[in-house]
């Protein structure tokens, strides 16, 4: 880099540290001196692999995570409020990210 699978569940506390932070852009929302981001150190999580039982459970060994659905939207299509261009609401598909086992 390419292809698969998944993505409304779940799971924080100390310490350093001192202003941003939610992947990127743009809007919109929201966290944040009641202390952001990174790092460290203890504790959770159970999404993949992975052991044991066997239709969904327990383990936590290894990735991986631990605010909000990947936080929402965008681009296409159907459906509704009304009337195909506005505007809102719902759905379903793409793109883009994120994780995983394996490839080349």
């Nucleotide at each position: 880099c390419g292809a698969u699978a998944u993505c409304c569940a779940g799971a924080a506390a100390g310490g350093u540290g001192g202003a941003g932070g939610g992947a990127u852009u743009a809007g919109g929302c929201c966290c944040u001196g009641u202390g952001a981001a990174a790092c460290c150190u203890u504790g959770g999580c159970a999404a993949c692999c992975u052991g044991c039982a066997u239709g969904u459970g327990c383990a936590a060994g290894g990735u991986g995570c631990c605010a909000a659905a990947u936080c929402c939207u965008g681009c296409c299509c159907c459906c509704g409020g009304u009337a195909c261009u506005u505007c809102c609401g719902g759905g379903g598909g793409a793109a883009a990210g994120a994780u995983a086992a394996g490839c080349g």